The prediction has a mean pLDDT of 87.
A computed fold for a 91-nucleotide RNA from a Rhodocyclaceae bacterium, annotated as c-di-GMP-I riboswitch aptamer.
It matches the Rfam family "c-di-GMP-I riboswitch aptamer". About the family: GEMM was predicted in a large-scale screen for bacterial structured RNA regulatory elements. Gene Ontology term of the family: cyclic-di-GMP binding.

[in-house]
RNA sequence: GUACGUCAAUGGCAAACCCGUCUAAAGGCGGGGACGCAAAGCUUCCGGACUAAACCGGCCUUGGGGCCGGCAGGUCAGCGGGGCCGCCGGC
Numbered sequence: 001g002u003a004c005g006u007c008a009a010u011g012g013c014a015a016a017c018c019c020g021u022c023u024a025a026a027g028g029c030g031g032g033g034a035c036g037c038a039a040a041g042c043u044u045c046c047g048g049a050c051u052a053a054a055c056c057g058g059c060c061u062u063g064g065g066g067c068c069g070g071c072a073g074g075u076c077a078g079c080g081g082g083g084c085c086g087c088c089g090g091c
Stems, first nucleotide, its partner, number of pairs: 001091002004089002012037002017032006035078001041084003045081003048076003055070006
């Protein structure tokens, strides 16, 4: 330096599910728990996915409000790509 992860070592993270908690929701966080992970470390730049409170449109309703549709500034980095940084070993 690396586009490699066959061997070894030291460690790390933690899916589903359960409990608590925050949120309109998606989902997040904490605890338990391990399906897996060599970046399952960080980052929404690109694609994709999830949600739809607010907002917009339509309809209903005496009203309060309800229903339907649209929409991301919300969410997912453990969906893929890109960017940044990094342990051990191999070469």